c-di-GMP-I riboswitch aptamer from a Desulfuromonadaceae bacterium, 80 nucleotides, folded computationally.
RNA sequence: UCACGAUAAAGCCAACCCUCCCGCGAGGCAGGGGCGGAAAGCCGCGGAUCUUCACUCAUUAAGAUGGCCGGGCUGCCGAA
Numbered sequence: 001u002c003a004c005g006a007u008a009a010a011g012c013c014a015a016c017c018c019u020c021c022c023g024c025g026a027g028g029c030a031g032g033g034g035c036g037g038a039a040a041g042c043c044g045c046g047g048a049u050c051u052u053c054a055c056u057c058a059u060u061a062a063g064a065u066g067g068c069c070g071g072g073c074u075g076c077c078g079a080a
Stems, first nucleotide, its partner, number of pairs: 004078002012037002016033004021028002035067001041073003045070003048065005054059001
């Protein structure tokens, strides 16, 4: 350095619920609490799911989810 991930250390994030605000909606932001997470940091590139418009259905288009999966980039520590 790479791989790897401890009954280690210092930290980090925040499920879901409640409240405020934004959004047609999925959902997002902030505060409280913590389910959990070794990338639960970033990127909508490929899938998947969800929302909206059009539409007979299907499909297309626009959006959302990175804590659904894969992939790419970057990062703390150093036991086996």

The model forms 95% of the base pairs in the Rfam consensus.
Its mean pLDDT, the model's own confidence on a scale to 100, is 83.
Rfam family: c-di-GMP-I riboswitch aptamer. Gene Ontology term of the family: cyclic-di-GMP binding.
The organism belongs to Desulfuromonadaceae, within Bacteria.
The sequence was found by an Rfam model in a public genome assembly.